[in-house]
Context: one part of a larger RNA
RNA sequence: AGCACAAGGCGAAUGCCUGGGCAAUAGGAGCCGAAGAAGGACGUGGCAAGCUGCGAAAAGCCUCGGGGAGCCGCAAACAGGCACCGAUCCGGGGAUGUCCGAAUGGGGAAACCCCUAUGGAAUCAAAGCCAUAGACCGUAAACUGAAAGCGAAAGCAUAGGGUUACGGGGGGAACCCGCUGAACUGAAACAUCUAAGUAGGGCGAGGAAAAGAAAUCAACCGAGAUUCCGCAAGUAGUGGCGAGCGAACGCGGAGGAGGCCAAACCAGGGGUAGCAAUAUCCCUGGGGUAAGGACACACUAUAAGGCGCGCAGGUUAACCGAACGGCAUGGGAAGGCCGACGAUAAAGGGUGAGAGUCCCGUAGGUGAAAACUGAGUGCGCUGUGUGUGAAUCCGGAGUACCUCGGGACACGAGGAAUCCCGAGGGAAGACAGGUGGACCACCAUCGAAGCCUAAAUACUCCCUAUUGACCGAUAGAGAAGCAGUACCGUGAGGGAAAGGUGAAAAGGACCCCGAGAGGGGAGUGAAAAGAACCUGAAACCUUGUGCUU
Numbered sequence: 001a002g003c004a005c006a007a008g009g010c011g012a013a014u015g016c017c018u019g020g021g022c023a024a025u026a027g028g029a030g031c032c033g034a035a036g037a038a039g040g041a042c043g044u045g046g047c048a049a050g051c052u053g054c055g056a057a058a059a060g061c062c063u064c065g066g067g068g069a070g071c072c073g074c075a076a077a078c079a080g081g082c083a084c085c086g087a088u089c090c091g092g093g094g095a096u097g098u099c100c101g102a103a104u105g106g107g108g109a110a111a112c113c114c115c116u117a118u119g120g121a122a123u124c125a126a127a128g129c130c131a132u133a134g135a136c137c138g139u140a141a142a143c144u145g146a147a148a149g150c151g152a153a154a155g156c157a158u159a160g161g162g163u164u165a166c167g168g169g170g171g172g173a174a175c176c177c178g179c180u181g182a183a184c185u186g187a188a189a190c191a192u193c194u195a196a197g198u199a200g201g202g203c204g205a206g207g208a209a210a211a212g213a214a215a216u217c218a219a220c221c222g223a224g225a226u227u228c229c230g231c232a233a234g235u236a237g238u239g240g241c242g243a244g245c246g247a248a249c250g251c252g253g254a255g256g257a258g259g260c261c262a263a264a265c266c267a268g269g270g271g272u273a274g275c276a277a278u279a280u281c282c283c284u285g286g287g288g289u290a291a292g293g294a295c296a297c298a299c300u301a302u303a304a305g306g307c308g309c310g311c312a313g314g315u316u317a318a319c320c321g322a323a324c325g326g327c328a329u330g331g332g333a334a335g336g337c338c339g340a341c342g343a344u345a346a347a348g349g350g351u352g353a354g355a356g357u358c359c360c361g362u363a364g365g366u367g368a369a370a371a372c373u374g375a376g377u378g379c380g381c382u383g384u385g386u387g388u389g390a391a392u393c394c395g396g397a398g399u400a401c402c403u404c405g406g407g408a409c410a411c412g413a414g415g416a417a418u419c420c421c422g423a424g425g426g427a428a429g430a431c432a433g434g435u436g437g438a439c440c441a442c443c444a445u446c447g448a449a450g451c452c453u454a455a456a457u458a459c460u461c462c463c464u465a466u467u468g469a470c471c472g473a474u475a476g477a478g479a480a481g482c483a484g485u486a487c488c489g490u491g492a493g494g495g496a497a498a499g500g501u502g503a504a505a506a507g508g509a510c511c512c513c514g515a516g517a518g519g520g521g522a523g524u525g526a527a528a529a530g531a532a533c534c535u536g537a538a539a540c541c542u543u544g545u546g547c548u549u
Base pairs, nucleotide, nucleotide: 001548002547003546004545005544006543007542008541009540015534016500017499020471021470022468023467024466025465026464027463028462029460030459031171032170039100040099041098042055043054044053046078050074051073061094062093063092064091065090066089070082071081072080105114106113107112115134116133117132118131119130120129136168137167138166139165140164141163143161175206176204179201180200186193190240216223217222227254228253229252230251231250237245238244258452259451260450261396265286266285267284268283269282270281271280272279273278292394293393294392295389296388297387298386299385305382306381307380308379309378310377311376313373314372315371316370318366319365320364324339325338326337327336340357341356348360349359350358401425402424403423404422405421406420407419408418411437433446434445435444436443487494488493507533510521511520512519513518
C1' cells in the first nucleotide's frame, strides 16, 4: 500500500409525510379611480428588528347583528391589563386615513421643496401651525338667450375671455371592436403567392363586446333580423391552376324580440324680408315609420313594453344536528376480543397505532338588525289596434351610380357581379329606385343613402364548493420556510438555495472533566429521536484484526 471482516465518521440518497402547487368541473363575480385607485414610502406595540394589521383617532375608533368564555396577531417570556355590566373573535355599515403615485396650486432627482387667497386656535403682534380652495381638457349654462339668419381679419369657413355645473384623465389576467402591421417559414431556389391581416404597435369599450330587424336570400317553390354549433364540404371555386387558399345555397340544433326617428300634416312660440297681406326659416309638442304613412270615412279598445315603489328569492356572520361500553396487549387503542346502538349522517379532517356512535364536521333542517342583489311577482303611472277609399302630399343627395387608383369579399383583374375608401364627374323621385355574379329584356324580390336592441357566444385577475389512473421537496408554481426575496447586471432584464425532534418540550435540574466547545454520569421519554434533531444508502475518510506484497 492492497484485499477481507468488524466498528465508527462524513454524507445525503431512499422510504414515509405535507401547511404548497398543478389541472379541471359547477356556481358566483366581472370592474376600481379626482369622494384620489392600482401600487408604494414613512410611521404605528410597555419593551418591537422582520412579517401581518392599521394610519398622527395608527395590531386600532363608533354602531348594528352573530357568538358565549376566555383574551391582548405570527411569537415564547417579562411587565401590565381587558372580560358574563358579554371581552377577544366573525359578519354588515360608518369614522379616521400622514406622504408619494393619474397626482391635479407651482416645482421636482417619487414619497421632497416652495407659493397665493380666505377662515381658525394661540400670541402684544407676527412668523410658524390647522382647515378650505387654487392643474389641464371636453360639454352645457348664464354674464351677452338659443337656433335660423346676418357676418370679420381673409374668398369659403370660423371665433375670444373669466366664472359655475357635469364629465374626462390613471390602473386591470384574458376575452372584444375598429386603426396600423412584419419577417422567419412554405413554395424543396425565388419575385406573384404563402406565413397572415398572424406576431408586434397604438386607441377605445364592456361584463361581455361586435352584429342585428332585408334596397337579404331564393328561383317561378318559397324563406323571413343577428349571433353560435353540427352538416353541406375539403364540395363549388380560386391558385407562378404551383405551394396552397377555400365558400355559399340548403338542412339540423342553441337562442329567440322587436322597436324608435327624419318627412308629409296639425298646434303653439320665435327670427328674417316687407307698410302690410304674405313668403321663408327655426324651436317645442302632437302625428308617423314599410302588412307604408299623411288625408277622408268607419269600427274597436287599454295589450305588449317602459318607468317607479314594494315583495318572494339569493349573497355577505351563524345555529340545531343521531348513536358505545367493557376486557386484554401496549408508552398510547381508534387495531384485537366480547356485547350494544344510530343512520335522510360509512364525505373529510383530528385525537398518543386503523374511530359511523370522542372532537370538528357530514345528511337533514333553521337563520339577518344592516348592506348588496333581485331574469320571478304585486301595485301605481305611462302606453291602442284595425278596415275601406282614392285625387293630392311625404317617404333619408354631393347620396346612388359612372370613370380612374386601391382595399375587402374563398374569388390573385379575371367574363367579375357585390361591399368599402380616395380623386373627378354626377341621377331618378314610389308610374321612382336597388338586387337576382359582366351586360340587356322579361319575371321575381326588396325598398339604400337615420338610430337603438336582450338571449344563445368569448374569456377568468378574483370568490365559493367539489373533483383528480395529477406532483410529493432535483417533483409540483420561479417561490410548501418572510421569493420575484438574496444575489447578478449601468439598464432592459436575469434569478436561486433552503421542508420533517417528539404524542407532549417532558428541550436534559444536579454532579464531574474542560477556558470553552464538548464529553462522562444522573434524569425525561416508548425510543435520545438531544434541536448540525424521522429514516440515514453510496462515494470518501479513520480505527482494529487477519491475509498478501